[in-house]
Context: one part of a larger RNA
């Protein structure tokens, strides 16, 4: 793991609710008694519920009066009018501005519903609480009585012999044999390798190194201390492979807001993850949200238009409030500083208030101010008498959400972070498409089957173009919508606009020449000669030529520049904005446009086919809701579903009753074949050898694939 079998909403009971029957202002009997094989059958009014209610109590006590009106019926544009509606009227509490009641329906019983109370209470699970026994053959101590320690080593005390001293008492050599004294077996331990093993030799063992080894030692038998208790050289250790309270038995199916399971089919409809309260946050209990059943009887209302209202964001301002650049003027104005004066004073200047001019800013600023959302008329769409909305019962889940798109706040770098509002999706949604990929894009699957599209695609993998115009990139750039990295900054990469200047009176670039002359300018200075430095930077020849832009010398010298002529012969240049492309660019096992590989089979703009889904569209056929005896229709056309409500079947084991097959083979079995939408059902054909179905009305310990399920087996 795999197969057989077992395996989990069950019984009383109480209440509450729906069907269905019995009898009804009543209705039911309960212990029991009789009859009886059993089942049951008569009998049995105590009880209980109703029939009257208010009132805390004392105590007090209740209706046929109006209108309106579905259904319906009739003399049919009216009227009646069950049920129902609305007032009135009445009872009672101090009550005509308030509460409850009042115009008779209720009981008994069977089913069934209920995560409802009680009982185990849908089934398996604790750890523990408590009580009453049983253990000290392990193991810790304590008492009795006994046994064990190889060998070496050190050499206390005493005593003897010398010998020193006046003596007290000292040294020396011997002898002696103490010691929780040393070194080591046996014993006893368990230090290290953190070695071996680690489904082991072993539920603690082997090496190997090491502690004690005459001692608070070690060990045999005998005894003693027992569970809130022992014992304990103390580690919460040990106390029969169990100890921060031992074992086994009972309270006992202890409790479990927790985790796990929890059995056959089709059909309908179908969620919630919100809000309030909770010693509440893993859970209940009301609402909301779903479903299923009654009642009522004409509206009802997501969209749009429009009229009349409501709001203070977004934006903008600066009139308020509060922050704030710069100017200016006014004011003697709290206050500091400076001048002049013998003081009073007066004058500058910082600053305070306040005016004008100018420049911002703002969640807790508003002189303003939309979209936008929203109340309520209207109208027009949707919708409803095939019954809408509304109301009343009965059942439930849920109350840990989560992505995305847009608006936000507060935290933070930031998050597939967090809290929100508003739509969509998943959650509960399958199918195409993005390689793959819960929620992104298409698009909401009743069955079969043809056919057209969506999104996305067309060179193979792989269905369709190696389509068809114009560009455009050379970087394998790219060949990725979103979600599969990128910036500042750069580029004389290359293609397009745009707007200038020069240009056949020859432009730009290259060659070839020329590039003076007053003058070595005045000063400085050793020198300063176009070129260290300061000063001016004029004239003349010229086609042109700075009192010189650069390199260069000690300083001249010399080399180019500007500037001019030739030569050649058509465009150059310069800003500016924008397509692609390039740098900018580093990650760990070799490595990803899904892949081959494409210079288009990338990128950009235009076009025309085609492929592509369970969409759509046609055909057939189910199914649901109303309608109707029905046949049949209707639903501008309904059947995706997790939790859950709700209907209707299917199978098995049994009883009653009815009616039936079986030795000329039942059940049970392997194998095949038909029908059913499904649980299934039925029919042949082997094999088995006696039982076995069918319809109906009931009653159940009535369905497995799961629960680290149980028990056996491979």
């Nucleotide at each position: 793991a795999c197969c057989a079998u077992g395996g989990a909403g069950u019984u009383c009971u109480g209440a509450u609710c729906a069907u269905u029957g019995g009898c009804g202002a009543g209705g039911u009997u309960a212990a029991g008694u009789a009859c009886u094989g059993a089942a049951g059958u008569a009998c049995g009014a105590a009880g209980c519920c109703g029939a009257a209610g208010g009132g805390a109590a004392a105590c007090c006590g209740a209706u046929u009066g109006u209108c309106c009106g579905c259904a319906g019926u009739u003399u049919u544009u009216a009227a009646c009018g069950a049920g129902g509606g609305a007032c009135a009227a009445g009872g009672u509490g101090u009550g005509c501005u308030c509460g409850c009641c009042u115009g008779g329906a209720g009981u008994c019983a069977a089913u069934g519903g209920u995560g409802c109370g009680g009982a185990u209470a849908c089934c398996c699970g604790a750890a523990g609480c408590c009580g009453g026994u049983c253990g000290a053959u392990c193991u810790a101590u304590g008492c009795c009585u006994g046994a064990g320690c190889a060998g070496g080593a050190u050499g206390a005390a005493g005593c003897c012999u010398c010998u020193c001293g006046a003596a007290g008492g000292g040294g020396a050599g011997g002898u002696g044999g103490a010691g929780g004294u040393c070194c080591g077996a046996a014993c006893c331990a368990g230090u290290u390798c953190u070695g071996a093993u680690g489904u082991g030799c072993a539920a603690a063992u082997c090496g190997u190194u090491u502690g004690g080894a005459u001692g608070a030692c070690u060990u045999g038998g005998g005894u003693g201390u027992a569970g809130g208790g022992g014992u304990g050289a103390a580690a919460g250790g040990c106390c029969a492979a169990u100890c921060u309270a031992g074992g086994c038995c009972g309270g006992g199916a202890a409790u479990a807001g927790c985790u796990g399971g929890u059995u056959c089919c089709c059909c309908c409809u179908g969620a919630a993850a919100c809000u309030a309260u909770u010693c509440g946050c893993a859970g209940a209990u009301a609402g909301a949200c779903c479903u299923c059943g009654g009642u009522c009887g004409a509206g009802g209302u997501a969209g749009a238009a429009u009229g009349u209202g409501a709001g203070g964001u977004a934006g903008a301002g600066c009139a308020c409030c509060g922050a704030u650049u710069a100017g200016g003027g006014a004011u003697u104005u709290a206050g500091g500083g400076g001048a002049a004066g013998a003081a009073a004073u007066u004058c500058c200047u910082c600053g305070g208030u306040u005016c004008c001019u100018u420049g911002u800013c703002a969640a807790a600023c508003u002189c303003c101010g939309a979209a936008c959302u929203u109340g309520c008329g209207u109208u027009c769409g949707c919708u409803g008498u095939a019954g809408a909305c509304a109301c009343c019962g009965g059942g439930u889940g849920u109350g840990a959400g989560g992505c995305c798109a847009u608006c936000c706040g507060g935290g933070g770098u930031a998050a597939g972070c967090u809290u929100g509002a508003u739509g969509g999706c998943c959650a509960u949604a399958a199918g195409g498409g993005a390689a793959a990929c819960a929620a992104c894009c298409c698009a909401g699957a009743c069955u079969a089957a043809a056919g057209u599209u969506a999104a996305g695609g067309u060179c193979c993998c792989u269905a369709a173009a190696u389509u068809u115009c114009g560009g455009u990139u050379a970087a394998g750039u790219g060949u990725a919508a979103u979600a599969c990295g990128a910036a500042a900054u750069g580029g004389c990469g290359u293609c397009g606009g745009c707007a200038g200047u020069c240009u056949u009176a020859g432009a730009c670039a290259a060659c070839c020449g020329g590039g003076a002359g007053g003058u070595g300018g005045g000063c400085u200075u050793a020198g300063a000669a176009g070129c260290a430095g300061c000063c001016a930077u004029c004239c003349u020849u010229c086609a042109a030529a700075g009192a010189u832009a650069g390199c260069g010398u000690a300083a001249c010298a010399g080399c180019u520049c500007a500037c001019c002529g030739g030569u050649c012969g058509a465009g150059a240049u310069u800003g500016u904005g924008g397509g692609c492309c390039c740098a900018g660019a580093a990650a760990a096992u070799g490595g990803a446009c899904g892949g081959g590989g494409c210079u288009a089979a990338g990128c950009c703009g235009a076009g025309u086919a085609c492929c592509g889904a369970u969409a759509c569209u046609u055909u057939a056929g189910a199914a649901a809701a109303c309608a109707g005896c029905a046949a049949u229709g209707u639903u501008a056309u309904u059947u995706g579903g997790u939790a859950a409500g709700g209907g209707g079947g299917c199978g098995u084991g049994g009883u009653g009753c009815a009616u039936g097959g079986g030795c000329a083979g039942a059940a049970g079995u392997g194998g095949g074949g038909c029908c059913g939408u499904g649980a299934g059902g039925u029919c042949c054909u082997g094999u088995g050898g006696a039982c076995c179905g069918u319809g109906u009305a009931c009653c159940a310990a009535c369905g497995a694939g799961g629960a680290u399920c149980a028990u056996g087996g491979u």